The RNA shown here (transfer RNA) has 72 nucleotides and comes from Chondromyces crocatus.
Rfam family: tRNA. By type it is a transfer RNA.
Taxonomically the source falls in Chondromyces (Bacteria, Myxococcota, Polyangia, Polyangiaceae).
Its mean pLDDT, the model's own confidence on a scale to 100, is 80.
The RNAcentral record of the sequence draws on ENA and Rfam.
[in-house]
RNA sequence: GGCCCGUUCAUCCAGCGGUCAGGAUGCCGGUCUUUCAAGUCGGCAACGGGGGUUCGACUCCCCCACGGGUCA
Repeated sequence: GGCCCGUUCAUCCAGCGGUCAGGAUGCCGGUCUUUCAAGUCGGCAACGGGGGUUCGACUCCCCCACGGGUCA
């Protein structure tokens, strides 16, 4: 340098154009317990940046950044 894949809550992982962007862990609060843990209920928190297509984009296209793989 060419090609391919990835980038979503603090972390890990879903999400095939109209979802309230979901789950687990975490954190905060309640409940339970003599107390702690576990359990249980509730809450917190996210789409890498820019442009395009579309009535509508996390989702499709292009560029950039970062990470990984592969070829030379």